[in-house]
Context: one part of a larger RNA
RNA sequence: UAUGCUUGUCCCAAAGAUUAAGCCAUGCAUGUCUAAGUAUAAAUCGUUAUACGGUGAAACUGCGAAUGGCUCAUUAUAUCAGUUAUAAUUUAUUUGAUGGUUUCUUUACUACUUGGAUAACCGUGGUAAUUCUAGAACUAAUACAUGCAAAAAGCCCGACUCACGAAGGGCUGUAUUUAUUAGAUCAAAAACCAAUGCCUUCGGGCUCCUUGGUGAUUCAUAAUAACUCUGCGGAUCGCAUGGCCUUGUGCUGGCGACGCUUCAUUCAAAUUUCUGCCCUAUCAACUUUCGAUGGUAGGAUAGAGGCCUACCAUGGUUUUUACGGGUAACGGGGAAUUAGGGUUCGAUUCCGGAGAGGGAGCCUGAGAAAUGGCUACCACUUCUAAAGGAAGGCAGCAGGCGCGCAAAUUACCCAAUCCUGACACAGGGAGGUAGUGACAGUAAAUAACAAUGCAGGGCUCUUUGAGUCUUGCAGUUGGAAUGAGUACAAUUUAAACCCCUUAACGAGUAACAAUUGGAGGGCAAGUCUGGUGCCAGCAGCCGCGGUAAUUCCAGCUCCAAUAGCGUAUAUU
Numbered sequence: 001u002a003u004g005c006u007u008g009u010c011c012c013a014a015a016g017a018u019u020a021a022g023c024c025a026u027g028c029a030u031g032u033c034u035a036a037g038u039a040u041a042a043a044u045c046g047u048u049a050u051a052c053g054g055u056g057a058a059a060c061u062g063c064g065a066a067u068g069g070c071u072c073a074u075u076a077u078a079u080c081a082g083u084u085a086u087a088a089u090u091u092a093u094u095u096g097a098u099g100g101u102u103u104c105u106u107u108a109c110u111a112c113u114u115g116g117a118u119a120a121c122c123g124u125g126g127u128a129a130u131u132c133u134a135g136a137a138c139u140a141a142u143a144c145a146u147g148c149a150a151a152a153a154g155c156c157c158g159a160c161u162c163a164c165g166a167a168g169g170g171c172u173g174u175a176u177u178u179a180u181u182a183g184a185u186c187a188a189a190a191a192c193c194a195a196u197g198c199c200u201u202c203g204g205g206c207u208c209c210u211u212g213g214u215g216a217u218u219c220a221u222a223a224u225a226a227c228u229c230u231g232c233g234g235a236u237c238g239c240a241u242g243g244c245c246u247u248g249u250g251c252u253g254g255c256g257a258c259g260c261u262u263c264a265u266u267c268a269a270a271u272u273u274c275u276g277c278c279c280u281a282u283c284a285a286c287u288u289u290c291g292a293u294g295g296u297a298g299g300a301u302a303g304a305g306g307c308c309u310a311c312c313a314u315g316g317u318u319u320u321u322a323c324g325g326g327u328a329a330c331g332g333g334g335a336a337u338u339a340g341g342g343u344u345c346g347a348u349u350c351c352g353g354a355g356a357g358g359g360a361g362c363c364u365g366a367g368a369a370a371u372g373g374c375u376a377c378c379a380c381u382u383c384u385a386a387a388g389g390a391a392g393g394c395a396g397c398a399g400g401c402g403c404g405c406a407a408a409u410u411a412c413c414c415a416a417u418c419c420u421g422a423c424a425c426a427g428g429g430a431g432g433u434a435g436u437g438a439c440a441g442u443a444a445a446u447a448a449c450a451a452u453g454c455a456g457g458g459c460u461c462u463u464u465g466a467g468u469c470u471u472g473c474a475g476u477u478g479g480a481a482u483g484a485g486u487a488c489a490a491u492u493u494a495a496a497c498c499c500c501u502u503a504a505c506g507a508g509u510a511a512c513a514a515u516u517g518g519a520g521g522g523c524a525a526g527u528c529u530g531g532u533g534c535c536a537g538c539a540g541c542c543g544c545g546g547u548a549a550u551u552c553c554a555g556c557u558c559c560a561a562u563a564g565c566g567u568a569u570a571u572u
Stems, first nucleotide, its partner, number of pairs: 001568005009443001011441001015436001016403001022401003026398003031063002037060002043055003061422001070355003080276003085271002089269002095264003099260001110235001114145002124134003153172005160165001173232002175228001177226006197206003212219001234258001236257004242252003245248001278326003285317003292314008330352003334345004357378002360375003380392004409434001411433003417430001418428003449478003452474010483512001485505002487502001489501001515561005520542002526556001528555004537544002
């Protein structure tokens, strides 16, 4: 693990892994809206709501759908575990920072706000049929596009000028790509020669000079020249309405929401260092023309790398077991057993991996080589008004068939735990709750007591007897106690059920009745009775049975464990 017999209570609770990663009818399992993107519903509620009142189906837009759940087919240095690295990389979201330079040169240009569509809606239709869709007519945006304004300072060129200087002109946000530069660092002083600069009290003096981090960088950072089918630099939404006057529907202004760029952070991801794995030699050599091992360059990638390509070199592994084969092999945390050492198991709730009938390819996206996404092929299957076509993927939850020794309800709910979303509100077969459930495990009913009678034991005393303390037995008698069960009620709970509470019922053959195996030995308990007669049968093993069976079939009695006990199998 399965199965046989038996089964009163309470708690807890595994459960179609093994065989077929076999096939699936039906239903559900992923959707989502706030004051705050978009409402003229010919929807609804009203009334100051003739600008836009509130609620709000549908639809556009945004986000999620890569999490979760299931399974273990593959897979043997692969996965995985511990331990490293990323100075070789990407990262939606979270949190913290960050962003006045946009026109290209100019009298008259929208900056109090620009443009064109489209869905829902309305109407006309096609097909046997689908979550199929066509044509016509409208209308929105935080959808899709387009596109201004705003401070100061610096750098370069420079007509002209003896010189000091200087009219004027150009460039300068961030991001992208390339090239160049800086990104430093070893102790302290003096003299001479020559040229020469600044300050000067004309003696002389030269003093103050910037540089973060690491073990380590071509790092961070900054600058220059260019580069770009030029990314970003807010034409958005809600709630409050204040301040200043020059009184113009002037200027200015609060708290949020959403969104964008870059840097960090967080959540991660992807590669990666070292060490560690079962059986097998009836597997001894393996790899390399089609990359095997290394180098150089390029391509591809988020990025390192034979990852791929070109050109070179000839390497790399192996009895310290390579390579091949097997595995009824996903790995680990762990489980059983064990004095210690070990041996066996680990499909299964946590972590990691892989997969969605089999292979392959791909779109979208921060993230997938996604399957409750798409496209082919193979296998299987379904629908059809009939030959023209169309659809599918339960190793999600229930449920069915099949397979088998072998495994539960087509139930209820989002109340808890959490997750997702535009979100305090919605959704969630994640999850919880009941149902089935002798997988395991926990506690522990099936009686207790007294009197009387009988049979004893110890002690004391004076005997054959008495007293006292006490042990057991009983077709005797007696009242006490109690739950199993039934059940008002409350409690429990999302609603219930159960449990825990609790009125009222509820025990004498207390029929409210405990079983499963055994009684020769091992091994605890009969040399009792009847039947059978080497038959029927028992017996793990030794053995029993041929007419007195301690072993068979029964009755009685007894023993063991006990709400459980036997059997088979695997393992220690």
Small-subunit ribosomal RNA, 5' domain from an uncultured eukaryote, 572 nucleotides, folded computationally. Its mean pLDDT, the model's own confidence on a scale to 100, is 81. It matches the Rfam family "Eukaryotic small subunit ribosomal RNA". The family has 90 seed sequences and 75,755 matches in Rfam 15.1. For this family Rfam cites "Crystal structure of the ribosome at 5.5 A resolution" (Yusupov et al., Science, 2001).